RNA sequence: AGAGUUUGAUCCUGGCUCAGAAUGAACGCUGGCGGCGUGCUUAACACAUGCAAGUCGAACGAGAAAUUUCCCGCUUGCGGGAGAGAGUAAAGUGGCGCACGGGUGAGUAACGCGUGGAUAAUCUACCUUCGAAUCCGGAACAACAUUGCGAGAGCGAUGCUCAUACCGGAUAAUAUGUUAGUUUCUUCGCGAAUUGAGAUCAAAGACGGCCUCUGCUAAAGCUUUUGUUUGGGGAUGAGUCCGCGUACCAUUAGUUAGUUGGUGGGGUAAUGGCCUACCAAGACAUCGAUGGUUAGCUGGUCUGAGAGGAUGAUCAGUCACACUGGAACUGAGACACGGUCCAGACUCCUACGGGAGGCAGCAGUGAGGAAUUUUGCGCAAUGGGGGAAACCCUGACGCAGCGACGCCACGUGAGUGAUGAAGGCUUUUGGGUCGUAAAGCUCUGUCAAUGGGAAAGAAAUUAUUAUAAUUUAAUAGAUUAUAGUAUUGACGGUACCCAUGAAGGAAGCACCGGCUAACUCCGUGCCAGCAGCCGCGGUAAUACGGGGGGUGCAAGCGUUAAUCGGAAUUAUUGGGCGUAAAGGGAGCGCAGGCGGUAUUGCAGGUCAGAUGUGAAAGCCCGGGGCUCAACCCCGGAAGAGCAUUUGAAACCUUGAUACUUGAGUAUGGGAGAGGGUAGUGGAAUUCCUGGUGUAGAGGUGAAAUUCGUAGAUAUCAGGAGGAACACCGGUGGCGAAGGCGACUACCUGGACCAAUACUGACGCUGAGGCUCGAAGGCGUGGGGAGCAAACAGGAUUAGAUACCCUGGUAGUCCACGCAGUAAACGUUGAUCACUAGGUGAAGCGGGUAUUGACCCCUGCUGUGCCGCAGCUAACGCAUUAAGUGAUCCGCCUGGGGAGUACGGUCGCAAGACUAAAACUCAAAGAAAUUGACGGGGGCCCGCACAAGCGGUGGAGCAUGUGGUUUAAUUCGACGCAACGCGCAGAACCUUACCUUGGCUUGACAUCCUGAGAAUUUCUACGAAAGUAGAGAGUGCCUCGGGGAGCCCAGUGACAGGUGCUGCAUGGCUGUCCUCAGCACGUGUCGUGAGAUGUUUGGUUAAGUCCAGCAACGAGCGCAACCCCUUUCUUCAGUUGCCAGCAUUUAAGGUGGGAACUCUGAAGAGACUGCCCCGGUUAACGGGGAGGAAGGUGGGGAUGACGUCAAGUCCUCAUGGCCCUUAUGUCUGGGGCUACACACGUGCUACAAUGGUAAAUACAGAGGGCAGCGAGCCAGCGACGGUGAGCGAAUCCUUAAAGCCUGUCCCAGUCCGGAUUGGAGUCUGCAACUCGACUCCAUGAAGUUGGAAUCGCUAGUAAUCGCGGAUCAGCAUGCCGCGGUGAAUACGUUCCCGGGCCUUGUACACACCGCCCGUCACACCAUGAGAGUUGAUUAUACCCGACGUUACCGGGCCAACCCGCAAGGGGGGCAGGUACCUAAGGUAUGGUUGAUAAUUAGGGUGAAGUCGUAACAAGGUAGCCGUA
Repeated sequence: AGAGUUUGAUCCUGGCUCAGAAUGAACGCUGGCGGCGUGCUUAACACAUGCAAGUCGAACGAGAAAUUUCCCGCUUGCGGGAGAGAGUAAAGUGGCGCACGGGUGAGUAACGCGUGGAUAAUCUACCUUCGAAUCCGGAACAACAUUGCGAGAGCGAUGCUCAUACCGGAUAAUAUGUUAGUUUCUUCGCGAAUUGAGAUCAAAGACGGCCUCUGCUAAAGCUUUUGUUUGGGGAUGAGUCCGCGUACCAUUAGUUAGUUGGUGGGGUAAUGGCCUACCAAGACAUCGAUGGUUAGCUGGUCUGAGAGGAUGAUCAGUCACACUGGAACUGAGACACGGUCCAGACUCCUACGGGAGGCAGCAGUGAGGAAUUUUGCGCAAUGGGGGAAACCCUGACGCAGCGACGCCACGUGAGUGAUGAAGGCUUUUGGGUCGUAAAGCUCUGUCAAUGGGAAAGAAAUUAUUAUAAUUUAAUAGAUUAUAGUAUUGACGGUACCCAUGAAGGAAGCACCGGCUAACUCCGUGCCAGCAGCCGCGGUAAUACGGGGGGUGCAAGCGUUAAUCGGAAUUAUUGGGCGUAAAGGGAGCGCAGGCGGUAUUGCAGGUCAGAUGUGAAAGCCCGGGGCUCAACCCCGGAAGAGCAUUUGAAACCUUGAUACUUGAGUAUGGGAGAGGGUAGUGGAAUUCCUGGUGUAGAGGUGAAAUUCGUAGAUAUCAGGAGGAACACCGGUGGCGAAGGCGACUACCUGGACCAAUACUGACGCUGAGGCUCGAAGGCGUGGGGAGCAAACAGGAUUAGAUACCCUGGUAGUCCACGCAGUAAACGUUGAUCACUAGGUGAAGCGGGUAUUGACCCCUGCUGUGCCGCAGCUAACGCAUUAAGUGAUCCGCCUGGGGAGUACGGUCGCAAGACUAAAACUCAAAGAAAUUGACGGGGGCCCGCACAAGCGGUGGAGCAUGUGGUUUAAUUCGACGCAACGCGCAGAACCUUACCUUGGCUUGACAUCCUGAGAAUUUCUACGAAAGUAGAGAGUGCCUCGGGGAGCCCAGUGACAGGUGCUGCAUGGCUGUCCUCAGCACGUGUCGUGAGAUGUUUGGUUAAGUCCAGCAACGAGCGCAACCCCUUUCUUCAGUUGCCAGCAUUUAAGGUGGGAACUCUGAAGAGACUGCCCCGGUUAACGGGGAGGAAGGUGGGGAUGACGUCAAGUCCUCAUGGCCCUUAUGUCUGGGGCUACACACGUGCUACAAUGGUAAAUACAGAGGGCAGCGAGCCAGCGACGGUGAGCGAAUCCUUAAAGCCUGUCCCAGUCCGGAUUGGAGUCUGCAACUCGACUCCAUGAAGUUGGAAUCGCUAGUAAUCGCGGAUCAGCAUGCCGCGGUGAAUACGUUCCCGGGCCUUGUACACACCGCCCGUCACACCAUGAGAGUUGAUUAUACCCGACGUUACCGGGCCAACCCGCAAGGGGGGCAGGUACCUAAGGUAUGGUUGAUAAUUAGGGUGAAGUCGUAACAAGGUAGCCGUA
């Protein structure tokens, strides 16, 4: 620090996901040890049991027992007494403590917390310091005793008694009131200090010591310490108040009657509506009141570069709470966790009458939950309470236990060791790898184990000894200081150290497709499964499961959850809004925000310094201690903020004074569909009346509905009525936007130009608010010509609730209201400033010149186009910014759900505005690129159409295919580009299929062992293969042994497979396409995909060539080079040829010739070379000459990059899988030849351009020895017999159409030949299934072929025959050959295919694409819903416990006073009344949750149904608003 994921690829936007760190965690697998931490996040759910707050006898009264010692009595085992136990235990009065410590986070959105202040508005027990004092009296009550009630808890009666308990009195101040002054501060008053007067308020003693004084018996007294009272101060702690900060929701906008303030009174430690009476009507709130939801707050913690975000366990500060609710009492302090009272819920006891309880203390239990420990030890340390102290108490705390829950540390060994062991895995079988890993050898000894030794944590207190000091009358006593001795350890015999023996006891987990480090085998076969995202899995899975190997971390490793980060993905730092999400429809404008120039004042902001605070811990830095580290200790630093204070004065705020440039006003002009009202006008449509006139009109792609003989349409004249204003008219004008278009008048708004004068910042923006706001819509009333939703009819169509046509109502128009939305768009908020230009057109001015107008130069305003810098993802914008800056407002944060639901506001309604969530997806999207496609455009080509010729489709037959059949009808090929295709030839064989019979190392190959020459004959069985038996036979090389080859038997490695996969492959092939394209290097352009080149203008068969051009070159294709053919030359001259010569049996046969034809080798020739014209002085085109041939002369071979998962595993090769006495192999027979039918390709025909009979002429290219076969003979013939010649320019070897003659005479024929019967021939082991041919006989369909469709542009089509391959035989097929030999092409509109350019695109599996909605089915979440049921809250009323306060207090009462007494007074108690009040009740509302028959839309689902709305002009351009 980034990465993956939208696309064919790119760039951008944008979401989702990952890598990091961290956790009080949990779960899975695994687990050696130690240290330090940490451990109910859920039910503030319920709790058994034990413990968690007591202590003081030096405040007080009273005071046991067990046990034991002694004595006595004596029934020797009991009783009594005394002492010790013991002034002890337990209980009580009293004091102090119990308000601390410990727990929890329910409540609380608050002065609760944080921070900083205030308290002149306050209190503070214990502690400390400084003063003063501690006098005289009195009356009770517990305990106790007796007794009563009760199950108990407990309660009562009578009697006795102490105190540091209680009460009275005295005294007293700088205490507290009242009052009169002074000083000072100040919030102006209950401040502080101080001077007077008068009033009021106190106490308690105790433990020691001493007798100096009095008195000598207690006691008094003195004295130390301590306690008590009172006052001042300090410290500590607490209360209260204030500034600032402190979550979310506006779908919570108004709240409030003690409410806000005042006065009097009450209350409190203290201010205050805190409470009360009266008076006033205020107070709070968009700077967010009120309401709702959630939440303890902070130091800190986690993360982050930081700013921030999240969090608030442990530790620390603070608040709140203690079963729930309420209340007070006591006290310095509580409205009190282990106190009281009441109410409620729950649990327990009960004798049913009543009672008891509160673990959110420590352990522990149940429950809940994914989940969280021992009913441990100790007060040794630290701290706390009480005490003079010893000491006691202390689940605070210190320790131990449990848990890998976290952090840190250590170990599980180290060195050497190649035969690279065995074994595993893999393999191309060679090997590779685990792997120096192991074994082996040499070492070490951490941890654990065992044995032994052994700390620190302990210093105090106290006691005692000694010394000194202080107090005092005192050398008692007490206190203090110093030194010595004694005493105290839960942990724990722990840390640590030593020894012993031994590598011995100690490694797992996750991952290995990319992100992301790490690869192979097997199994599985869209199954099982994986998955954080993208995505894997459908027979070769590095993605599933297992093995091997590897990678990462390591006593842990993974997963899950939740946090921050990455995420600049809420953007202060640090984002955006033309098209990706996003500018409000427009204006005016309150609040708010921002604001020109100069001088000056203050000092709020700002800046600088100082001071205080910013707790400790933590973080950071430096040291130190545990062997290190974690951890701990010490010191330091830092710190935003807040407060106080001292300064500065540039800027902002603010006050004052000026200024003119921003803004505005006045004057003079011209422009304009700016707005409103009234009037006027002509053209056109329609209707009405009349005339002329006659059969149609109208409408459409074509029609029909419709109108018209009752007179339409057409035409003329007149009239009525409504609406809109042609031409001008213009990317012209005006307006804020919506919008505005005939003319005239009136009223009226704004902008602009020019020149001066004036005001003096008066400005900009603008949340809410107000106004305007197209069309459509609504209400009321008019109006209504045309047009026209709805509706009706006619067409179209598979349908047509549409597009088209004929009609037609709302509406459109006017007036007055409502509504308030649009793709209300420049998809671009408003204002100001700045930043190259060029060129139009509109308005107003200025200048030069001419002076008459234009033209030219120039200023301002508004309005267009092009373009630089700059910006932008790109497209594009570009002085009218989307550039550079400033101010203000609005808006956005993935797609869908959804601009929807609910709620609210507005509206007559329609609806508008505001505006979610659940759920679901990994994308949705912008721009641009390359293709492909278009019922887009342009250009061009092709037997593509057209023009022609001949066919197919109809018939019969042949052949192939489908289908059907079958035991099998083997398999493959399926639009063009399968179908006379693989098959250049199925009777057996072929043959792969079926059936039958056999074989199992095999029909075939290699290796091993044994035997035998090989080979071959015969017999039996059998359909054959074969099986069994009987013979014949002994080879070649070698000296020998033996070897080569062959055969038989055996063994196992293996053979074999036309079995599967052409979607695992190679090779080969088809096709687009013989179309003209396809790609590269360098350069350039672009962020990039890509573009350029290859486009453009010409031209060509051609990306062929030329010209131009940011391209320049070059490659594969095109063309040429190659072959055949057409002309000529040279050479050669047999088997070919024969002009001239000779000869001949008349045959180039012979001699001869080398001329010609021909053969086959080498050459020539054609190149737009020449001429004319056109063209850019081009390429090239047109014409011509010459030439055998003319513009690639004709034909062939030759097939770019790629496409179709095209075809072929059955040519061959080959991976994988499968079979192995069978899916292999041999064999007989059958089948591939079936036959209702359908299709393709052909042959023969339908006839007279013909058939038939006779005669006769002319080829080319091929083949031939198991062959071609002349001639002769027999046969009607197929053919047979015999057989010359020929391994072939020599022989086989005759072409047929044609030509010449005859006949047939238009018929199912003398056409046509199928089919069938009979007789034969040939091949072959064999023609039955199932061959070809011959002869005789038979003589079917068919009379030119529907829709549709094929081939061909010249030696071509058509027609005629000949040859060859395959082959024993079989050809209408295939491959070749020659003979005869046409017609037509105006042309490119259309059909098909193709090429180039351009355009649109939502397609890229690429239009056979994509994609929308209803319906049907399943599931999910949500809304509505008669209601039902909870929670919470408000209001009103009823009832009202405990308790405070007030009042009453007739019953009752010790202290004090009066009184001799009785009694009275004072002061109280019980009890009662009143106000308030918790819980409860009734009624009515609000908010919110759950649930509900039914219902609504939404989302997601396998290849369902119906259509085809959108994307191309998507076949009616699309879209927005509205009905």

Model confidence (mean pLDDT): 83 of 100. A computed fold for a 1523-nucleotide RNA from an uncultured prokaryote, annotated as small-subunit ribosomal RNA. Rfam family: Bacterial small subunit ribosomal RNA. Rfam links the family to the GO terms structural constituent of ribosome and ribosome.